[in-house]
The RNA shown here (Bacterial RNase P class A) has 402 nucleotides and comes from Firmicutes bacterium UBA3567.

RNA sequence: GGAGCAGGUCGGAUGGUCGCAAGCACAACCUUUCAAGUUGUGCUUGAGGAAAGUCCGAGCUCCACAGGGCAGGGUGCUGGGUAACACCCAGUGGGGGCGACCCUAAGGAAAGUGCCACAGAAACAUACCGCCCGGCACUCAAUUGGGUAUGUUAAGUGCAGGAUGAAGAAGAAACUUGGCGUACCCAGUUGAGUGCCGGGUAAGGGUGAAAAGGUGAGGUAAGAGCUCACCAGCGGUUAGGCGACUAACCGGCUAGGCAAACCCCACCUGGAGCAAGACCAAGAAAGGGACAUAUCGGUGGCCCGCCGAGUCCCGUGGUAGGUCGCUGGAGGUGGCAGGUAACUGUUACCCUAGAUAGAUGACCAUCCAAGACAGAACUCGGCUUACAGACCUGCUCUCUAU
Numbered sequence: 001g002g003a004g005c006a007g008g009u010c011g012g013a014u015g016g017u018c019g020c021a022a023g024c025a026c027a028a029c030c031u032u033u034c035a036a037g038u039u040g041u042g043c044u045u046g047a048g049g050a051a052a053g054u055c056c057g058a059g060c061u062c063c064a065c066a067g068g069g070c071a072g073g074g075u076g077c078u079g080g081g082u083a084a085c086a087c088c089c090a091g092u093g094g095g096g097g098c099g100a101c102c103c104u105a106a107g108g109a110a111a112g113u114g115c116c117a118c119a120g121a122a123a124c125a126u127a128c129c130g131c132c133c134g135g136c137a138c139u140c141a142a143u144u145g146g147g148u149a150u151g152u153u154a155a156g157u158g159c160a161g162g163a164u165g166a167a168g169a170a171g172a173a174a175c176u177u178g179g180c181g182u183a184c185c186c187a188g189u190u191g192a193g194u195g196c197c198g199g200g201u202a203a204g205g206g207u208g209a210a211a212a213g214g215u216g217a218g219g220u221a222a223g224a225g226c227u228c229a230c231c232a233g234c235g236g237u238u239a240g241g242c243g244a245c246u247a248a249c250c251g252g253c254u255a256g257g258c259a260a261a262c263c264c265c266a267c268c269u270g271g272a273g274c275a276a277g278a279c280c281a282a283g284a285a286a287g288g289g290a291c292a293u294a295u296c297g298g299u300g301g302c303c304c305g306c307c308g309a310g311u312c313c314c315g316u317g318g319u320a321g322g323u324c325g326c327u328g329g330a331g332g333u334g335g336c337a338g339g340u341a342a343c344u345g346u347u348a349c350c351c352u353a354g355a356u357a358g359a360u361g362a363c364c365a366u367c368c369a370a371g372a373c374a375g376a377a378c379u380c381g382g383c384u385u386a387c388a389g390a391c392c393u394g395c396u397c398u399c400u401a402u
Stems, first nucleotide, its partner, number of pairs: 001398010012367007020046010048373001052384002055382005060273004067304004072269005077091005092106001093104004107264002112262002114258003128205002130201028164170001213231006232254001234251007277324004287314005295309004331350008
């Protein structure tokens, strides 16, 4: 210098002028008085890191005096934090990355059921190809034995010192036995090949995401944990750790995967929700029907218990106004102490929106990266999603120079 990883901050600021809302104080108006309301002045405060999603958890309110169970739902490695959680912290197992770090589909397949398409012979179960052994048949080659034919050679018989031939020349057929070679036939042996049958095999090949644990060596008729070495898995023992788990040793060799399939196991779990709910004021009329104590109703379903005596349906009339809930909180900031951390304790200081057809706007000047995503509606702790740009801290890898 480059490329990354993790965490954090800002996301406009300052000044001025006018405008908006709330709170507090004062004054005035209205009013019999008070309250409420309206106006004016002053002071203070006034949208987010996600206010979004409505995905979790709670506070709070009501059912309601509200208990027990079933079903249902949720979570799913261990320990800790927290009001609680599916969140956070720290670890463990597995996976990714050179690394800083990141992800987590992380209880149980030996309780049961189910699925694994297609391909492939076969997917809780095998033999398609192949390899080996044996038998039968055929073919080829080699070899052995026998036979036949033929060629050659040796010996013997035969022939004769001249058969045959025109003559010169040439000049002895044939048989027997043995050896050698060639061809054919028969039989045997060996080897190879092909086909069929029987047996052995799961090593090799093919199919597939996955095929009797993987690699290597020995061994075998050929093979196989058959044997051995190393490793994975499973089981046992010992040691360490709160634990998940880890390490060492031993063992027999080992038939898969899916539970984010149904399911089993462990733990947790009433419901509805601020349009919850409470109060004040105002207002008003014709009704109809069904069920009912062995019944009906009671904030998801069912049962038991408990409580009540009424419950439900159709239609019609009035009100739709105001106040509270509504912001002082499991609150924020700083110091100290404990803890690896999340966080906890203690102490000091601070009060930071409460609208209700819904409050922040406009102008000027300066600075400037400001142009992104985007506006509270009971509150809080999280998660998820969106986000132009700027800055800070720590760490990793790499290049160069010293």
Annotation
The model forms 96% of the base pairs in the Rfam consensus. The prediction has a mean pLDDT of 77.